[in-house]
RNA sequence: CCGUUAGGCGAUCGCUUUGAUUUAUCAGAGAGGAAAGUCCGGGCAGCAUAGGACAUGACAGUUGCUAACGGCAACCGGGGGUAACCCUAGGGAAAGUGCCACAGAAACGAAACUACCUCGCAAGAGGAAAAGGUGAAACGAGUGGGGUAAGAGCCCACAGCGGCGCCUGGUGACAGGCGAAGAAGGUAAACCCUGUCUGCUGCAAGGAGAUCUACAUAAGGGCUGUCCGCCCGUAGGUCGAUAACCGCUUGAUCUCGAGAGCAAUUUCGAGACUAGAUAGAUGGUCGCUCACGACAGAACCCGGCUUAUCGAUGGUCU
Numbered sequence: 001c002c003g004u005u006a007g008g009c010g011a012u013c014g015c016u017u018u019g020a021u022u023u024a025u026c027a028g029a030g031a032g033g034a035a036a037g038u039c040c041g042g043g044c045a046g047c048a049u050a051g052g053a054c055a056u057g058a059c060a061g062u063u064g065c066u067a068a069c070g071g072c073a074a075c076c077g078g079g080g081g082u083a084a085c086c087c088u089a090g091g092g093a094a095a096g097u098g099c100c101a102c103a104g105a106a107a108c109g110a111a112a113c114u115a116c117c118u119c120g121c122a123a124g125a126g127g128a129a130a131a132g133g134u135g136a137a138a139c140g141a142g143u144g145g146g147g148u149a150a151g152a153g154c155c156c157a158c159a160g161c162g163g164c165g166c167c168u169g170g171u172g173a174c175a176g177g178c179g180a181a182g183a184a185g186g187u188a189a190a191c192c193c194u195g196u197c198u199g200c201u202g203c204a205a206g207g208a209g210a211u212c213u214a215c216a217u218a219a220g221g222g223c224u225g226u227c228c229g230c231c232c233g234u235a236g237g238u239c240g241a242u243a244a245c246c247g248c249u250u251g252a253u254c255u256c257g258a259g260a261g262c263a264a265u266u267u268c269g270a271g272a273c274u275a276g277a278u279a280g281a282u283g284g285u286c287g288c289u290c291a292c293g294a295c296a297g298a299a300c301c302c303g304g305c306u307u308a309u310c311g312a313u314g315g316u317c318u
Stems, first nucleotide, its partner, number of pairs: 001315005007289007015030007032295001036306002039304005044202004051228004057197004061075005076090001077088004091193002096191002098187003108140002113132002116127004142158005161182001164179006206246002209239007220232003253272008290293001
C1' cells in the first nucleotide's frame, strides 16, 4: 500500500414468509460490510408524451469506463518523502470591476521614511531606486561584469521566466529541442468570463372513482424562481373503495469458468434464486468449543461517496 473475515457446531421453543398436501402438519428461506448519513447519480412513478427562453445551481488537466454521476481507472502537470508511496476545487488574473487587514514611506496608481550622490555655511533643492527596515506579499529577471556624481536591464555574459512560431515524440493533457521578440504582483473557496450539465416531487410515489345539488365564465388552481406555452371549473352531499390487494423484489442480480484490457470495465458460456414485513419477523434457552465476539439492524430498487468498526489474517513493496 492492496485485500479477506466479522465466532463455529448441535438441540429445543418461538416469529416473518414461501411451497406442498392429509387443513394442521411437513419441508424450504430469513439483515450488512457498512442495512447508517441521505451527500451525488440512475431506474421506476405522478405532474403535458416534461415543452421553450432566462435565471438559479453544480462541475472544471487529459484519455477512457459506465445506465448515469459531482463516481471510478490510467496518465499529465504541481507539491511532499531517502524510498515504497502519498496529497492535489488542477479552466481564465494578457476582457472588465473589486479587494490586499496590521505593520510600513509606499499594497499596484506609482511614489520615496532612513541611508546614498550632487549643489549649498545651513535650511533646503535636485538626482537615483541598488542598501535598511515592515509585511503573507514591496514595484517584479537572479549572479557577475561594465557603466555612473550616485545609480538603474541602462549595456553585456551566463542562468531563469511566461506566451508566440517551427521541429520531434505522444490519441491527448503534455514533454524535449530550436528561434525571434519581450517584461508579467497576488486574489476567481471575490464579482465575473468560458465550457458542460441542470424541470419538480418521491413507494405515505402511484394503481379509483361514480353520481346529485348549489354557485361561477374570470378569477382561481395544476409538484419550477420569472415569462411563454399546456392542462383543470369550485364547494357541499350520497354511494363505493382501503387496517385489504397490487407496486414488492428476476435484478444495469449473484457465483464459477474462459476471453479482451495496464486498469476501471466488458464479452461469452454454465449454473443459482438469495428477507419482503406494514406496528413492522430475523429472537430466547441449553450444551460443546475458540482467538470470548466490534460497529451496527432491511422498509421500492440499483451504482457510488462519506462516516462507524473489537479482534484475527493473506499478499506486494521500501